[in-house]
Context: one part of a larger RNA
RNA sequence: GUCAGUGAGUUACGCCUCAGUGGCAAGGUUAAGUCGUAAGACGGAGCCGAAGCGAAAGCGAGUCUUAAUAGGGCGACUUAGUCACUGGGGGUAGACCCGAAGCCAGGUGAUCUAUCCAUGGCCAGGUUGAAGCUCGGGUAACACCGAGUGGAGGACCGAACCGGGUAACGUUGAAAAGUUAUCGGAUGAGCUGUGGAUCGGAGUGAAAGGCUAAUCAAACCUGGAGAUAGCUGGUUCUCCUCGAAAUAUAUUUAGGUAUAGCGUCGUGUAUAUGCAGUGGGGGUAGAGCACUUACUGGGCUAGGGGGCUUACCAGCUUACCAAACCCAAAUAGCCUCCGAAUACCACUGUAGUCGAGCACGGCAGUCAGCCCGCGGAUGACAAGGUCCGCGGACGAAAGGGAAAGAACCCAGACCGCCAGCUAAGGUCCCUAAAUUAAUGCUAAGUGUUUAAGGUUGUGAGGACGCUCAGACAACCAGGAAGUUGGCUUAGAAGCAGCCACCUUUUAAAAAUAGCGUAACAGCUUACUGGUCAAGCGGCCUUGUGCCAAAAAUGUAGCGGGGCUAAAGCAUUAUACCGAAGCUGCGGAUGCACUAUGUGCAUGGUAGAGGAGCGUUGUUAACCGGGAUGAAGCAGGAUUGCAAGAACCUGUGGACUGUUAACAAGUGAAUAUGCUGAC
Numbered sequence: 001g002u003c004a005g006u007g008a009g010u011u012a013c014g015c016c017u018c019a020g021u022g023g024c025a026a027g028g029u030u031a032a033g034u035c036g037u038a039a040g041a042c043g044g045a046g047c048c049g050a051a052g053c054g055a056a057a058g059c060g061a062g063u064c065u066u067a068a069u070a071g072g073g074c075g076a077c078u079u080a081g082u083c084a085c086u087g088g089g090g091g092u093a094g095a096c097c098c099g100a101a102g103c104c105a106g107g108u109g110a111u112c113u114a115u116c117c118a119u120g121g122c123c124a125g126g127u128u129g130a131a132g133c134u135c136g137g138g139u140a141a142c143a144c145c146g147a148g149u150g151g152a153g154g155a156c157c158g159a160a161c162c163g164g165g166u167a168a169c170g171u172u173g174a175a176a177a178g179u180u181a182u183c184g185g186a187u188g189a190g191c192u193g194u195g196g197a198u199c200g201g202a203g204u205g206a207a208a209g210g211c212u213a214a215u216c217a218a219a220c221c222u223g224g225a226g227a228u229a230g231c232u233g234g235u236u237c238u239c240c241u242c243g244a245a246a247u248a249u250a251u252u253u254a255g256g257u258a259u260a261g262c263g264u265c266g267u268g269u270a271u272a273u274g275c276a277g278u279g280g281g282g283g284u285a286g287a288g289c290a291c292u293u294a295c296u297g298g299g300c301u302a303g304g305g306g307g308c309u310u311a312c313c314a315g316c317u318u319a320c321c322a323a324a325c326c327c328a329a330a331u332a333g334c335c336u337c338c339g340a341a342u343a344c345c346a347c348u349g350u351a352g353u354c355g356a357g358c359a360c361g362g363c364a365g366u367c368a369g370c371c372c373g374c375g376g377a378u379g380a381c382a383a384g385g386u387c388c389g390c391g392g393a394c395g396a397a398a399g400g401g402a403a404a405g406a407a408c409c410c411a412g413a414c415c416g417c418c419a420g421c422u423a424a425g426g427u428c429c430c431u432a433a434a435u436u437a438a439u440g441c442u443a444a445g446u447g448u449u450u451a452a453g454g455u456u457g458u459g460a461g462g463a464c465g466c467u468c469a470g471a472c473a474a475c476c477a478g479g480a481a482g483u484u485g486g487c488u489u490a491g492a493a494g495c496a497g498c499c500a501c502c503u504u505u506u507a508a509a510a511a512u513a514g515c516g517u518a519a520c521a522g523c524u525u526a527c528u529g530g531u532c533a534a535g536c537g538g539c540c541u542u543g544u545g546c547c548a549a550a551a552a553u554g555u556a557g558c559g560g561g562g563c564u565a566a567a568g569c570a571u572u573a574u575a576c577c578g579a580a581g582c583u584g585c586g587g588a589u590g591c592a593c594u595a596u597g598u599g600c601a602u603g604g605u606a607g608a609g610g611a612g613c614g615u616u617g618u619u620a621a622c623c624g625g626g627a628u629g630a631a632g633c634a635g636g637a638u639u640g641c642a643a644g645a646a647c648c649u650g651u652g653g654a655c656u657g658u659u660a661a662c663a664a665g666u667g668a669a670u671a672u673g674c675u676g677a678c
Base pairs, nucleotide, nucleotide: 001678002677003676004675005674006673011093012092013091015090016089017088018087019086020085021084022083023082024081027048028047029046033042034041035040052059053058062074063073064072065071096234097233099231103224104223105222106221107220108219114198115197116196117195118194119193120192121191122190123188125157126156127155128153132149133148134147135146136145137144161185162184163183165182166181167180168179169178200216202212203211204210237612238611239610240609241608242607247260248259249258250257251256261366262365263363264362265361266360267359268358269357271356273351274350275349276348277347278346279345280344286338287336288335292332296328297327298326299325301322303321304320305318306317307316308315369394371392372391373390374389375388376387377386378385399410400409401408414587415586416585417584419583420582421581425577426576427575428561429560430559434574436573437572438571439570440569441568447563453547454546455545457544458543459542460541461540462539464537465536466535474531475530476529477528478527480504481503482502485499486498487497510525513524514523515522588602589601590600591599592598593597613667615664616663617662618661619660620659621658622657624656625655632651633650634649635648636647638645639644
């Protein structure tokens, strides 16, 4: 893991509450107990109800408050209860089942391990050579020096023994801690045998919270005990109807709960809602600057600053700062002289008669929401961000489209059909349907990623300027003189810089627009004539392209192939395809009705309600079935919407069914469930 078996809302109560059914009814009912073989009878203590109000004394259809006979509160007037059974829910109990870590009590453990006590055992071999001593030297005597002897040491090297630093292997191991290689200690605070001592908030600890029997920040066993678990998981047959919430308030509250909201079932009631009209209040969007706030320029002009003047007083001036006022422009959520659309409220009319409204009662679930559009806040006019409001979808919604896809677009699946029409979206092939028709555009594979910015790509429209008195482009020719203008400068001659920018000859020619020279020179330009012959120039609006454009496994930014008078883009037109939508035909269930047929409805999680199937047992009936073969098992083309149910054949070899009712140890795929098998 699979299969089989097993496995979770039960039971009790003088309890509370609601519904259904039944008995009796202003009443209803017994409990313990007694009697009785039993069935049953007795038993009225007690409980609930028929009266309430007040804290109470108490009063009483009233009463309390109060000085009150005022007012007000709760009542009566307006009467149904009670007992039993069944069911829904609550309470108290383990209370749907499994699950802690833990707490407490009483015991069992030091054969592992920690420390200690008693008594034993063990440490190959090699090395070093302390003190002391002896001899010699030496000293006044010591000291001291040398040689020898000696054999000390938590001394040295290194086996046994003890350890466990490093690496590899091992990691469902050979092993619940090892193997191999290497390594540390190895006469010591050494290692070790045997016996003994100390233990659970306690021991022991050269101290790591280590160790105390593969268990230790409090051992193990049994008990309290089914501890508790606002947490996780699981919770078993079918069909039918309706169908949520992820919000508000409060919370030692935030993943829990209570009340309300939203669901469902019952009872009662008669409104709700859409649309049109009419009548309302408002201060949002926008707008505005009349107030408040923000704010720019100009004018005018107090005050201040600077300058000039001045013995003082005064005065003049100012491209300084600047109130008020004027003109223009103009900001705001906490501004408003104004002011919508919507929304909201009411009335009238109309549609509507509803799984639309409202009230009361039973039972819930929900309190993590999410994305999209719109209006806002916050953030960075970031976020698949966070927080509100309005709407939609998902949640709890399948189907078609978007290649693929909770939320986007279309559309809400009762069941069946090898029938039809459409929606979104599509119609060259993959792939159902147009290689459809018309007019344009695009050349970039743009389409099939993005911006500022750039673009003599190209289409359409517009006004303007020049032009047969010859434009634009090209070519031929000219482009001069005073003068090297003046100044400056080493120089400055059109062309470093400053000032001025005149005059003449002309068809025209700058006191020079650009190269160039040290300065000149030189080459072009403006400007003019000629040649040529018909359009040329810049600008505005707009369609569509191009550049800008760099990423990591492989084209890879159309789903692919592929597509160019498209199979791209724009504007039109007509066909067709396309869904569980709509229609047609057949069927099921519910509701309504004008009722033997029509109409309408039937997606669904949590959840509420309804109707059934099956299992085991009991009672009764069928005087049921069964060795002429029960149950069980296997197979089969029958049947019911389903849970399921018949029948036949085989196997099996002794029990078992149907109908009505009753009672439950009553239904498994999931709980890393439990037991067994494989």
Molecule: large-subunit ribosomal RNA, domain II
Organism: bacterium